Model confidence (mean pLDDT): 81 of 100. A computed fold for a 71-nucleotide RNA from Lapidilactobacillus dextrinicus, annotated as transfer RNA. The RNAcentral record of the sequence draws on ENA and Rfam.

[in-house]
RNA sequence: GCGGGCAUAGUUUAGUGGUAAAACGUUAGCUUCCCAAGCUGAAGUCGCGAGUCCGAUUCUCGUUGCCCGCU
Numbered sequence: 001g002c003g004g005g006c007a008u009a010g011u012u013u014a015g016u017g018g019u020a021a022a023a024c025g026u027u028a029g030c031u032u033c034c035c036a037a038g039c040u041g042a043a044g045u046c047g048c049g050a051g052u053c054c055g056a057u058u059c060u061c062g063u064u065g066c067c068c069g070c071u
Base pairs, nucleotide, nucleotide: 001070002069003068004067005066006065007064010024011023012022013021018054026042027041028040029039030038047063048062049061050060051059
């Protein structure tokens, strides 16, 4: 230099065009003499910019970061 893949909650991952989800974690309450465990609730998320579309996490382009391959 060229090509390919990935980016979603604090962490690990689903979701491939129609109100974004789970587990763990955090937090409030219940329970308990206390802790742990358990039960019920809450907060919190689509890397960034643009385009297409009635509508974009999803499709297209660019860009940033990481990984892989070729030279």
The source organism's lineage runs through Bacteria, Bacilli, Lactobacillales, Lactobacillaceae and Lapidilactobacillus.